RNA sequence: AAAGUUCUUCGGGGUCAGUGAAAAUCUGAGCCGGCGGUAUAGCCCGCGACCCGACGAUCCAGACAAAAGUGCGCAAGCGCCCCGGCUGGUUCGGCGGUUGAUUUGGUGAAAUUCCAGAGCCGACGGUUAAAGUCCGGAUGGGAGAAGAACAGA
Numbered sequence: 001a002a003a004g005u006u007c008u009u010c011g012g013g014g015u016c017a018g019u020g021a022a023a024a025u026c027u028g029a030g031c032c033g034g035c036g037g038u039a040u041a042g043c044c045c046g047c048g049a050c051c052c053g054a055c056g057a058u059c060c061a062g063a064c065a066a067a068a069g070u071g072c073g074c075a076a077g078c079g080c081c082c083c084g085g086c087u088g089g090u091u092c093g094g095c096g097g098u099u100g101a102u103u104u105g106g107u108g109a110a111a112u113u114c115c116a117g118a119g120c121c122g123a124c125g126g127u128u129a130a131a132g133u134c135c136g137g138a139u140g141g142g143a144g145a146a147g148a149a150c151a152g153a
Base pairs, nucleotide, nucleotide: 004150005149006148007147008146009145010144015029016028017027018026030133031132032122033121034047035046036045037044042120043119051097052096053095055093056092057091059089060088061087062086064084069080070079071078072077102118103117104116105115106114124136125135126134
C1' cells in the first nucleotide's frame, strides 16, 4: 500500500405545438440516457431497478391437532390445554428466470466507446385518449462512488 471490519455521506435525466368533447399518451417537431469493465459506451460484456418462481427466515390470520396434565363420565369417550405440521397472506434474504436497442466512413498501436454521417431502444400500475418524458408505488430500493475510524504493514 492492497485486501478486511465498522460507520457516515452521496447515489436518474427529459415537452412544446396541432387535432379533438377529451391526449404532456395520438400526429409533427423536440428532449433524456443509472453503475462497473474496456481507448472516453443508452444500443459491446456484466450489474442494478420492475415483474415472475420455488426455497429459507419472519410475523399475522384461519381450519385441524399428539403426548402429558386436567374437568366431566360407571365405561366407551368427550371437553379444556396444546407439540406440530397444513392453508392463505406480510416483510426480509440469497438463488433461478424474465428484462430493449448500431451501423458506415475516418484517426490511431488500441475505439460497435473518440470525430463525421445515418439509424435504433426505453419496466409496472394509473389516466375523459394508447406515455422513455405526466401522476403513482418511491421521503422506497439500488448497482456502486467518496470519506472516516479500527486493524494491519